[in-house]
Molecule: Bacterial RNase P class A
Organism: Planctomycetota bacterium
RNA sequence: UGAGGUGGCUGGGCGGCCGCUCCGCGGGCCCUCGGGCGCUGCGGGGAGGAAAGUCCGGGCUCCACGGGUCAGGGUGGUUGCUAACGGCAACCGGCCGCGAGGCCAGGGAAAGUGCCACAGAAAACAAACCGCCUCCCGCGACCGCGGGCGGUAAGGGUGAAACGGUGCGGUAAGAGCGCACCGCGGCGUCGGUGACGACGUCGGCAGGGCAAACCCCACCCGGAGAAAGUCCAAGUAGGGAAGGCACGGCGACGACCCGCGCAUCACCUUCCGGGUAGGUCGUUCGAGGCCGGCGGCGACGUCGGUCCCAGAGAAAUGGUCGCCCCUCGCUCUCACGGGCGAGGACAGAACCCGGCUUACAGGCCACCUCACGUC
Numbered sequence: 001u002g003a004g005g006u007g008g009c010u011g012g013g014c015g016g017c018c019g020c021u022c023c024g025c026g027g028g029c030c031c032u033c034g035g036g037c038g039c040u041g042c043g044g045g046g047a048g049g050a051a052a053g054u055c056c057g058g059g060c061u062c063c064a065c066g067g068g069u070c071a072g073g074g075u076g077g078u079u080g081c082u083a084a085c086g087g088c089a090a091c092c093g094g095c096c097g098c099g100a101g102g103c104c105a106g107g108g109a110a111a112g113u114g115c116c117a118c119a120g121a122a123a124a125c126a127a128a129c130c131g132c133c134u135c136c137c138g139c140g141a142c143c144g145c146g147g148g149c150g151g152u153a154a155g156g157g158u159g160a161a162a163c164g165g166u167g168c169g170g171u172a173a174g175a176g177c178g179c180a181c182c183g184c185g186g187c188g189u190c191g192g193u194g195a196c197g198a199c200g201u202c203g204g205c206a207g208g209g210c211a212a213a214c215c216c217c218a219c220c221c222g223g224a225g226a227a228a229g230u231c232c233a234a235g236u237a238g239g240g241a242a243g244g245c246a247c248g249g250c251g252a253c254g255a256c257c258c259g260c261g262c263a264u265c266a267c268c269u270u271c272c273g274g275g276u277a278g279g280u281c282g283u284u285c286g287a288g289g290c291c292g293g294c295g296g297c298g299a300c301g302u303c304g305g306u307c308c309c310a311g312a313g314a315a316a317u318g319g320u321c322g323c324c325c326c327u328c329g330c331u332c333u334c335a336c337g338g339g340c341g342a343g344g345a346c347a348g349a350a351c352c353c354g355g356c357u358u359a360c361a362g363g364c365c366a367c368c369u370c371a372c373g374u375c
Stems, first nucleotide, its partner, number of pairs: 001371010012324007020046008028037003048346001052357002055355005060225004072221005077091005092106001093104004107216002112214002114210003129156002131152003135148005164182006183205001184203008229281001231279002235276001239272006250261002288307008325344008
C1' cells in the first nucleotide's frame, strides 16, 4: 500500500420563525364551590438501536392448584453466568478457510420398529451384470475362440452411499489370507472439575446411512394476559328494604251497604346494593443509566460515587427558512479551489425488563490476519 477478519461507537450539527404533548408555578373565564376550560404567561421534560417481528425467557396481576404417575410440548457437547432462557461466556469435538476466523438440533443407530427415490446383480441374516482364474469338453497350427462344473470380489459399471483404506507379500486368480502404516473397537495408565485428549496394549474388523422417522435416555414446563387487574361511579331500566295510601284485591262478621283489619300486586317517598357510560390507579425509580475501584481469561459479580431520563389514550415528539457537514452529477480553473442542482437510510414508544431475529444511506475507532514493497 492492497485485500480481508473480529469487536465496538455513531445514526447529521447550529440558529431564526410558526406549532404539538406532558408536568410545575401564576393569571383569566365558567361553576352545582368538588372542580372544569390551551383562554393565557414563565420554567422544565419529550423516541430507537432497532421503539419493529411478537420468536423465547422473566417481573407484575388474576384464576386454578393435596401428592405421585401417565399423556402432551420443549430442550439436547462440557463447565460456568443469570431472576430466567431455546440467551451469553470459556472450553471440547467435527467441517470449511493459507490465515485472522467462521459454521454445526453437537445425546443414543451392538434395545426394538421403519425408510434408503432413480440407477444398479445387490441398499444390508445377503448377493454377482461385465470381468479375472484352475480344471473339463469341442474347434484350431502354440497364442486364441465357444461351452460347462467351480473359485473370486482385485479391476470395470450403477449410485448420495456398495460390507475398512494404501502398499508389500501371497495366490491359478483373488481375498485381513499374512505383514507395515492409517482408520476402527475393547482394556489399561496418565492429564483434565468435565466434554475430551495423550500414550501403551490387545483384537483382523465385528457395527453402511437416516432419530428436524417412530422410538429410547436425561432435564424443563399450570392457564390467561394491561382488553391483566384495583378503586370511584351519572342517567335510564330492573332488584332489595322501610314507611305511607285504601278507589281496586283478600279476610272476618248470614247477605248488601257502611265500617274495621290484614297484606302488599300496583302507586308515592326515602334508603341500600350490583352492573353500564365515564373517571382513577396499575403506569413508569427500574434485575435502571453513567463513572470509578476490586474479584474473574470471560459472560458476570460486588462496592463506592453520581443522575432522574417520554408517559399520551386514537394517541404529542412536527413544519419551514438560513448557514455548515457528507455523497453524487453538471460546470469554471493549468492547479489549489469555486458555482449550480439533487440526495442524506431503516423506522417510530403505548405495563416493564433480559435476549434472539429481521431492516438500515453514510461515517468513525480498536485489535488481528494474509500478500507485496521499503528500511